[in-house]
Context: one part of a larger RNA
Molecule: small-subunit ribosomal RNA, 5' domain
Organism: uncultured Bacteroidales bacterium
């Protein structure tokens, strides 16, 4: 000098930041991922309308809409944590002639014709429940055929060009294979195939990235080859067979520790130390394993199996996973509210209106840090009273300090005014042309918030402490104590005049803080 700090004493305000470093310990409760009726059959509940009525009601999806259900997209993002990992995990630089990529953009072509189911609803059965089963009915942008098909894919064969070893690219031919979905307000939105782009990923490689040799040998899918399986793709990634290799004092193997980086602290630098907040990458989601779906997961709030734990049970069987936001217990020196809003930014779905969003933005708590402001200003000597010291009728000091006079009003209290953050969306009007786009104009929406800020009134009014004073080290006397009580970072103080202990007066330093402790340079 620094800190995600803690502790002691003290404490007026604001702005901006930060806030479980320990038990990746266990979790009550609420919320954190939905959306689309412009895909579908329908219609539980609400509102409207209609029919009927014995005036109690009953019926009709007709309309607004819509629970549950089928279907689409999303749920692989965003958010958390740092357990594991010494590794192609990270950093950096390359390569993929060995790869994938939903939504988005551009280009070309197409969107023809059929079929069978199934959930919901209804009926029934079993079960304490969770839930499960059977029968019958039905729809779709759900599912499955057929047609068509190029420069897509597969096989055959051919011409040309190129390269970086395996090889790559372009073109003509023949045969085979694979598509689609419709909706409605008629203007659009979609769907399929192919090509290109963008974005995001996957894989490989060079260099680099802790400590210990009181760890010296390690390795059988091990190292390589052939053939195959598998993958989006290369590869012992996996399998069969063959060979006997491969790594290692340039530190293999083992052990211990640890997420990595941008950065942060310190230092003149070189270095040393750290990796909290923010950003990027990685890994994990009660522990271990497995795959399914999907463009993408081996998936935090999905599935299955095993385990530990907790809970429900009618004892037969079931349910759960806060390292999301709050919050609770425990641990600990120690770390916050079971708050508000989707107004902005961003995300998902939707034509849109809009819905959802503990992402985010705000507010609350905490002097935890940094920065700013205040606790008054000017005048005022009888140098007052009181305190303390003294060489004591005196003097010194506290001290211009107070009183007193004159001002000011930051702050405070009261009252009044009062923002920015909002850009636009739908819709309307107009203009341009390339006719669905762009531009102009109009046109809702503010959680925070009656906040910030401004003005007026009042009145010095509401606001100072902490540590130290032997030397290092700025600051000295008196009293008490008497190697006691105590102090102390080091040297060291204290045994009767202690500037070193305790108190007082005074002084010094910093100041809403000041000291102590811990850690790093």
């Nucleotide at each position: 000098g620094a800190u995600g700090a803690a502790c002691g004493c003290u404490a007026g305000c604001g702005g901006c930041a930060g806030g479980c470093u320990u038990a990746a310990c266990a979790c009550a409760u609420g919320c954190a991922a939905g959306u689309c009726g412009a895909g579908g059959g329908g219609c539980a509940g609400c509102g409207g309308g209609g029919u009927u009525u014995u005036c109690g009601g009953a019926c009709c999806g007709c309309c607004g809409g819509c629970g549950a259900c089928c279907g689409g997209c999303g749920c692989a993002c965003g958010g958390g944590u740092g357990a594991g990992u010494a590794a192609c995990g990270g950093g950096u630089a390359u390569g993929c002639a060995a790869c994938c990529u939903g939504c988005c953009u551009c280009u070309g072509a197409c969107u023809g014709u059929g079929g069978g189911a199934u959930a919901a609803c209804c009926c029934g059965u079993c079960g304490a429940a969770a839930g499960a089963c059977g029968g019958a009915c039905u729809a779709a942008u759900a599912c499955c055929g057929c047609a068509u098909a190029a420069g897509a894919c597969c096989a055959c064969g051919u011409u040309c060009c190129g390269g970086c070893a395996u090889c790559g690219g372009a073109g003509a031919g023949c045969g085979g294979u694979a598509a689609a979905a419709u909706a409605u307000u008629u203007a659009u939105a979609g769907g399929u195939c192919a090509g290109a782009g963008a974005u995001g990923g996957g894989c490989a490689u060079g260099c680099u990235u802790a400590u210990c040799a009181u760890u010296a040998g390690g390795u059988a899918g091990u190292u390589g080859g052939u053939a195959g399986a598998g993958u989006a793709a290369c590869g012992g990634c996996c399998u069969a067979c063959c060979a006997a290799g491969c790594c290692g004092a340039c530190g293999a193997u083992g052990a211990u520790u640890a997420g990595g980086g941008g950065u942060u602290c310190u230092g003149a630098g070189a270095g040393g130390a750290a990796g909290g907040u923010c950003c990027c990458c990685c890994a994990c989601a009660c522990u271990g394993g497995u795959a399914c779906u999907g463009a993408g997961a081996c998936a935090c709030g999905g599935a299955c199996c095993a385990g530990a734990c907790u809970c429900c049970u009618a004892c037969g069987g079931g349910a759960g996973g806060c390292a999301g936001c709050a919050g609770u217990g425990a641990g600990g020196a120690a770390u916050a509210u079971u708050g508000g809003u989707c107004a902005a930014u961003g995300g998902g779905c939707g034509c849109a209106a809009g819905c959802c969003u503990g992402a985010a933005c705000c507010a609350g708590c905490c002097a935890u840090g940094c920065c700013g402001c205040g606790u008054g200003a000017a005048g005022g000597a009888a140098g007052a009273c009181g305190g303390c010291c003294u060489u004591a009728u005196g003097g010194g000091u506290u001290g211009u300090a107070a009183a007193c006079u004159u001002c000011u009003u930051u702050u405070g209290u009261a009252c009044g005014g009062g923002a920015a953050c909002a850009a636009u969306a739908a819709g309307g009007u107009c203009u341009a042309c390339g006719u669905g786009u762009a531009g102009a104009u109009u046109g809702a929406u503010g959680c925070g918030c009656g906040u910030a800020c401004c003005g007026u009134a009042c009145g010095a009014a509401u606001a100072a402490g902490c540590a130290u004073c032997g030397g290092c080290u700025a600051a000295c006397u008196c009293c008490g104590u008497g190697c006691c009580a105590g102090c102390a970072g080091c040297c060291g103080c204290g045994g009767u005049a202690a500037u070193a202990c305790g108190g007082a007066g005074g002084a010094u330093g910093c100041g809403a803080g000041c000291g102590u402790u811990a850690u790093c340079c």